About this RNA: The prediction has a mean pLDDT of 87. A computed fold for a 252-nucleotide part of an RNA from a Bacteroidota bacterium, annotated as large-subunit ribosomal RNA, domain VI.
Context: one part of a larger RNA
């Protein structure tokens, strides 16, 4: 831009794509069959393998503005307690959020025409004979069905609601996001919990500085302390202020 008035919101599916795998055992059964060796079919259940697809409860891995622990140097005059550089100085650990080697799932059942193949009934051709009229059954394959996209499906589709005028709706700003490169999406925007900020929880780390006791001292207790990033909930502190544009003439 169009869809023939302008808007929000649920939809239908014409079409298109995904997925479609497979193995062993167990029972049926040492049964059917076979002189024996051997050893089914139909059916039924468990466990796997290799693809996917989701997700982080668990198990890991990451986790450069979390904790500790430490080496050298420099700094805050010292002591002590902290800082800056050295690969994030190094090294144990990690939340959330990614994430696999972790987890849950999923191939499927079932229906409809059918292939080869088997058939019923059955003439031409008084037999026969699946076929020529008729008609059944029969695959991982076809078409449903299962998972996703979908009306630029120009053949633009339905429905329900909202406006009859500076409207209804929308952008523009801000505060943010399990969105995301930029756009676009999605929440809020004081009639607010949208972010920060504070409390509190949960979780990391592992017992902070001072100071007191006790030790000759190193050190230990007082202390599951102290410190904490994303998490989970409360709370208007603080910032989402007031505005301004489109949108009404072609429908009625």
């Nucleotide at each position: 831009c169009g869809u023939u008035a302008g808007a929000a919101a649920u939809u239908u599916g014409a079409g298109a794509g995904g997925a479609g795998c497979u193995g062993a055992c167990u029972c049926u059964a040492g049964u059917a069959c076979g002189a024996g060796a051997g050893g089914a079919c139909c059916g039924u259940g468990u466990c796997g393998g290799a693809c996917g697809a989701a997700c982080c409860u668990c198990u890991g891995g990451u986790g450069u503005a979390c904790c500790u622990g430490u080496u050298g140097u420099a700094g805050u005059g010292c002591c002590a307690a902290c800082u800056g550089c050295a690969c994030c100085g190094c090294a144990g650990g990690g939340u959330a959020g990614c994430u696999a080697u972790g987890u849950u799932c999923g191939g499927a059942a079932g229906g409809g025409a059918u292939a080869a193949g088997c058939g019923c009934u059955g003439a031409a051709a008084g037999c026969a004979u699946c076929u020529a009229a008729g008609u059944g059954c029969g695959a991982a394959g076809c078409c449903c069905a299962c998972c996703u996209c979908a009306a630029g499906a120009u053949g633009a589709g339905a429905u329900u609601u909202c406006u009859u005028u500076u409207a209804a709706g929308g952008g523009u700003c801000g505060u943010a996001g399990a969105a995301g490169a930029u756009u676009a999406c999605u929440a809020c925007g004081u009639u607010g919990a949208u972010a920060g900020g504070u409390c509190g929880c949960a979780g990391g780390u592992g017992u902070a500085a001072a100071g007191u006791u006790g030790g000759u001292a190193a050190c230990a207790a007082c202390a599951a302390a102290g410190c904490c990033g994303a998490g989970c909930g409360a709370u208007a502190c603080u910032a989402a202020u007031u505005g301004c544009c489109c949108g009404u003439u072609u429908a009625c």
It matches the Rfam family "Bacterial large subunit ribosomal RNA".